Annotation: Model confidence (mean pLDDT): 85 of 100. A computed fold for a 1521-nucleotide RNA from a metagenome, annotated as small-subunit ribosomal RNA.
[in-house]
RNA sequence: AGAGUUUGAUCCUGGCUCAGAACGAACGCUGGCGGCGUGCCUAACACAUGCAAGUCGAACGAGAAAGUCCCCGCAAGGGGAUAAGUAAAGUGGCGAACGGGUGAGUAACACGUAGGUAAUCUGCCCUCCAGCCCGGAAUAACUCUGCGAAAGCGGGGCUAAUACCGGAUGAAAUCCUCAGGGCGCAUGUCCGGAGGAUCGAAGGUGGCCUCUGAUUCAAGCUGUCACUGGAGGAUGAGCCUGCGUCUGAUUAGCUUGUUGGUGGGGUAAUGGCCUACCAAGGCAAUGAUCAGUAGCCGACCUGAGAGGGUGAUCGGCCACACUGGAACUGAGACACGGUCCAGACUCCUACGGGAGGCAGCAGUGGGGAAUAUUGCGCAAUGGACGGAAGUCUGACGCAGCAACGCCGCGUGGGUGAGGAAGGCCUUCGGGUUGUAAAGCCCUGUCGGGUGGAACGAAUAAUACCCCGAGCGAAUAACUCGGGGGAAUGACGGUACCACCAAAGGAAGCCCCGGCAAACUACGUGCCAGCAGCCGCGGUAAUACGUAGGGGGCGAGCGUUGUUCGGAAUUACUGGGCGUAAAGAGCGCGUAGGCGGUCAGAUAAGUCAGGCGUGAAAUCCCUCAGCUCAACUGAGGUUAUGCGCUUGAAACUAUCUGACUUGAGUUUAGGAGAGGAGAGUGGAAUUCCCAGUGUAGCGGUGAAAUGCGUAGAUAUUGGGAGGAACACCGGUGGCGAAGGCGGCUCUCUGGACUAAUACUGACGCUGAGGCGCGAAAGCUAGGGGAGCAAACGGGAUUAGAUACCCCGGUAGUCCUAGCCGUAAACGAUGGGCACUAGGUGUGGGAGGUAUCGACCCCUUCCGUGCCGCAGCUAACGCAUUAAGUGCCCCGCCUGGGGAGUAUGGUCGCAAGGCUGAAACUCAAAGGAAUUGACGGGGGCCCGCACAAGCGGUGGAGCAUGUGGUUUAAUUCGACGCAACGCGAAGAACCUUACCAGGGCUUGACAUCCCGCGAAUCCCGGUGAAAGCCGGGGGUGCCCGCAAGGGAGCGCGGAGACAGGUGGUGCAUGGCUGUCGUCAGCUCGUGUCGUGAGAUGUUGGGUUAAGUCCCGCAACGAGCGCAACCCUCACCCUUUGUUGCCAUCAGGUAAUGCUGGGCACUCUAAGGGAACUGCCCCGGUUAACGGGGAGGAAGGUGGGGACGACGUCAAGUCAUCAUGCCCCUUACGCUCUGGGCUACACACGUGCUACAAUGGCCAAUACAAAGGGCUGCGAUCCCGCGAGGGGGAGCCAAUCCCAAAAAGUUGGCCUCAGUUCAGAUUGUAGGCUGAAACCCGCCUGCAUGAAGGAGGAAUCGCUAGUAAUCGUGGAUCAGCACGCCACGGUGAAUACGUUCCCGGGCCUUGUACACACCGCCCGUCACACCACGAAAGUCUGUUGUACUCGAAGUCGUUGAGCUAACCCGCAAGGGAGGCAGACGCCGAAGGUAUGACAGGCGAUUGGGGUGAAGUCGUAACAAGGUA
Repeated sequence: AGAGUUUGAUCCUGGCUCAGAACGAACGCUGGCGGCGUGCCUAACACAUGCAAGUCGAACGAGAAAGUCCCCGCAAGGGGAUAAGUAAAGUGGCGAACGGGUGAGUAACACGUAGGUAAUCUGCCCUCCAGCCCGGAAUAACUCUGCGAAAGCGGGGCUAAUACCGGAUGAAAUCCUCAGGGCGCAUGUCCGGAGGAUCGAAGGUGGCCUCUGAUUCAAGCUGUCACUGGAGGAUGAGCCUGCGUCUGAUUAGCUUGUUGGUGGGGUAAUGGCCUACCAAGGCAAUGAUCAGUAGCCGACCUGAGAGGGUGAUCGGCCACACUGGAACUGAGACACGGUCCAGACUCCUACGGGAGGCAGCAGUGGGGAAUAUUGCGCAAUGGACGGAAGUCUGACGCAGCAACGCCGCGUGGGUGAGGAAGGCCUUCGGGUUGUAAAGCCCUGUCGGGUGGAACGAAUAAUACCCCGAGCGAAUAACUCGGGGGAAUGACGGUACCACCAAAGGAAGCCCCGGCAAACUACGUGCCAGCAGCCGCGGUAAUACGUAGGGGGCGAGCGUUGUUCGGAAUUACUGGGCGUAAAGAGCGCGUAGGCGGUCAGAUAAGUCAGGCGUGAAAUCCCUCAGCUCAACUGAGGUUAUGCGCUUGAAACUAUCUGACUUGAGUUUAGGAGAGGAGAGUGGAAUUCCCAGUGUAGCGGUGAAAUGCGUAGAUAUUGGGAGGAACACCGGUGGCGAAGGCGGCUCUCUGGACUAAUACUGACGCUGAGGCGCGAAAGCUAGGGGAGCAAACGGGAUUAGAUACCCCGGUAGUCCUAGCCGUAAACGAUGGGCACUAGGUGUGGGAGGUAUCGACCCCUUCCGUGCCGCAGCUAACGCAUUAAGUGCCCCGCCUGGGGAGUAUGGUCGCAAGGCUGAAACUCAAAGGAAUUGACGGGGGCCCGCACAAGCGGUGGAGCAUGUGGUUUAAUUCGACGCAACGCGAAGAACCUUACCAGGGCUUGACAUCCCGCGAAUCCCGGUGAAAGCCGGGGGUGCCCGCAAGGGAGCGCGGAGACAGGUGGUGCAUGGCUGUCGUCAGCUCGUGUCGUGAGAUGUUGGGUUAAGUCCCGCAACGAGCGCAACCCUCACCCUUUGUUGCCAUCAGGUAAUGCUGGGCACUCUAAGGGAACUGCCCCGGUUAACGGGGAGGAAGGUGGGGACGACGUCAAGUCAUCAUGCCCCUUACGCUCUGGGCUACACACGUGCUACAAUGGCCAAUACAAAGGGCUGCGAUCCCGCGAGGGGGAGCCAAUCCCAAAAAGUUGGCCUCAGUUCAGAUUGUAGGCUGAAACCCGCCUGCAUGAAGGAGGAAUCGCUAGUAAUCGUGGAUCAGCACGCCACGGUGAAUACGUUCCCGGGCCUUGUACACACCGCCCGUCACACCACGAAAGUCUGUUGUACUCGAAGUCGUUGAGCUAACCCGCAAGGGAGGCAGACGCCGAAGGUAUGACAGGCGAUUGGGGUGAAGUCGUAACAAGGUA
């Protein structure tokens, strides 16, 4: 620091996802040790049991028992001492308001921060001042007694105090009065003075005899601890204030003690805190009120930071203590382990009544994914009490449990290659695990054992000792300081140390397709499964499962959850809004924000210095202590903030004064569909009347509906009525936008230009608000010509609720009112300023020139186009910015759900504005690129159409295929580009199929062992294969022999053979096809962010990306063409088997013979054609047209040759081959059958349907081939197929071999025929072991369909089509097929509109598996979430009324009443208490609202789902843009 994911690819936008860190965690697998931390996040749910707050006898009274000892007693028992002034209880004091827990409530002065308190309190503690006198009356305990189950309560009696009460004293304090001074922003406050009033106490204990008294001693003195009053301090607390502190406006208004005042009350204290009266205020868009959520902070996590999230442990504050209310006591509480009341719950009960509150520590149940021991100790630290010893302390210190976290350590180290075995993989060679192991040599951490270790943790206080000081009469006592100092440890026999033995006891988890480090095998076969995103899995899965190997981390590793980060994806730092989401339809304007020039003042903002604060802990730095680290300690930095203060004055602000350039006013002009109202005009449509006139009109792609003989359309004249204003008219004008168009008048808004004067910042923007606002729509009333939703009819169509046609009503028009939307668009908010130009156009002004005008120049305002810089993802924008800046407003934050639901609000309604969520997806998008496609365009080709000729489709037959059948009908090929295709030849064989009979190292290959040569012959059985058996018989090479070897056969064992079994979608090779179409690319350069473009486009031209010209391209490659073969002409050479002109010979005839090589020909070489020449056109080019010559002319004809690629095209059955499968069978062999079936369908052919023909007879002319298991002549036989026979020929020699159509002559005469030949019968021939299934041919006989073939469809452009025959491959035989050959030999092409295919350019695109594409909506089915809904249930809350506990306060208080007063007493008084009443008041009740949630028959749309139904809406002009 980034990465993956939208696309064929690209750039951008944008979401989703990942890598990081963290956690009070949980879950899965695993688990050795230690240290330090942490541990109910859920039910503030309910709690058994124990403990968590007591202490003081030096405040006070009273005061046991057991036990032991003694005495009495026979014993029972009694007494005494001790236990012991102890236990337990009580009065009293202090504490219990701390410590500990929890986070329910609380959005608040609760918290944080900074202040205020002149508005306050403060026990214990410290300092100082003063004091501590004299009295009194009770009451617990105790005792007696009553009630009660208990809890407990009552009555009589006794008693003490540091309990309670009265009095005295009064410096100070408080209050009042009087005058003075200081200070403060104010209420006020401080200082000292005078006078008056009010208020206090308690003793305990140690010592001593100085004073007083005195006998030891005390009432004295003294010390100390308490006590009282006051001043001050410290600490703690209360109250007040500024600022900060979550979400919702689908919560917009809230408030009556409310806001303020006065009087009174209350409090420690201010205050509506409370009360009476008066006034009518107070709060709120800078968000009141309401609702939801939440303890706040230091800090913690994350982050570069700014921020974001969190508020466990530790620390500060707050709140709470079963729920609600209340007060009492007290320095402090409205009180966790106190009280009272109400409620819920639990427990006890004798049913009358009582008891309780773990959110203290443990622990239990419950809830939950989940969170520990009913431990030890007060040794330390801290706290309460005490003079102290000490007691208490679940605070705390420790231990236990838990890998929950952080940190540290270990599970060994060295050496060790035959690279062991085993595993896995393998191309079978090997590789890897792997120095890993073993082996050898070592070490000794942890754990284990033995022993040591009162180490450190202890320091301090205290008892006690010594010294000093204070007090004092004192060497006493006490206090303070210093020194010494016994004892005291829960942890714990722990840390630590030493020794002993021994590599021994100690490794797992996740991952390995990309992101993201790490790969193979097997299994599985869209199954099982994985998955954070993209996505894997349908038979070769690095993605599933397992294994081997590897990577990562390591006593842990993964997963899940959550937070921050990455995310600049809420953008303050740091984003955007033309087309990606996003500018409000437009204006006026309120609040607010922002604001020209100069000067002065102030100092709020701002800046600088100083001071205070910002607790500690934490973070960071340095150092230090535990062996290190975690952890801990010390010091330092930081702490961005707030406050106070001093200063500065540039900027902002405020005030004052001034200015004119912003803004506005004035004058003079001209322009304009700007607005409103009134009037008016002509053209046209329609209708009405009349005339002329006759059969149609109208309408469409074509029609029909419709109109018309009752006279239409057409035409002429007249009239009515409504609406709209042709030409001018223009990217012209005006307006803020919507919008505005005949002409005239009236009223009226704005802008512009020129020039003067004036005002003096008066400005810009604008949340709310107000107004305007096309069309459609609505209300009421008019109007209604044309047009025209709905609707009717006619067409079209599979349908046609559409497009087209004929009609036609709302509406369109007017008046008044509503609606308030739009692709209200420049998809671009407004204002100001700045930043090259060029060229149009509208309005105005000026200048020059002119007699004048135009032209021309300058300038202002508007409106267009082009274009630089710059900007932009690109497209594009570009002084009319989308550039550069400033100011203000609006808006956006993935797609769908959805502009939907709900609530509110506006509207008559339609509907508008505001406006979600659940759920779902991994995208949705923008721009541009390359293709492909288009019922887009342009250009151009092709037997593509057209023009022609001949076919197919109909018939019969042949052949292939589908289908069907079958034991099997083997398999493959399937649009073109499968179907006379693989197959250039299935009777057996072939053969792969079926049935049956057999073989199992095999029919075939290699290796090993044994025997034997090979081989030949015979028998049995059998359908054959095979099985069983017999006989004969030896060679070759080496070697002296024995023997060995090669080759072959037989037998045997195992490695292996074998497979036409699967996969052509694992492959090689080969092939088809687009297509012999003219294309396909590269290097360098250039352009573009990039995909990519350029080149290759353009202008010409060509069969051609062929060539020329031009050009940011220049070159090159694969294709084209040429080079190759063949045919056509000529030449040279060659002349046999070919040829025969000349010469000679010969024959019935023939190159038959001699001879010759001239010609033909043969087959080798060469020539020839290149737009070379001429004319014309063209750009002077390429090239085209014509011509000459020539055998051939513009690639001369034909062939071979097939670019980059496409179709997962075809072939595993030619061959090869990976993997899988079979192995006495899916291999091998044999016999027989099948591949030849047959209701049908299709393809390809043959033969025909006849007279351009058929038949008969005669007769002429080829080319190219083949031939030794062969071709086979003459001759003979047969009607013939053929047979006999065998010359010749290994072939320019011989043979196949007759070419046929043709030509000549004859017959047939239009008919199912003298056409056609199927079918069938019969007789033969040939091949072959063998023609039954199932061959070909021949003779005779038979003589079918068929009379030119529907829709549709094929081939062919010249030696072509058509037609005629010939040969060859395969092959024993079998061709109508295939391949090849020659003979005869046409017609037509105007042309490129259309069909098909193709090429180039361009355009649109939502396609890219690429139009056989994509894609929309209803319906049907399943699932999911949501809305509505009669209602129903629950919770929260407001208001009103009612009832009214406890309790404070108030009133009363006839009952009761010790202290004080009066009184001899009785009694009275003061004061108090009970009780009663009143205000307030919790819970409860009633009524009525609001809000939130649950359920809900039914219902509505939405989303999702591999193949359902119907159509075809959109994307191309998407077929109606």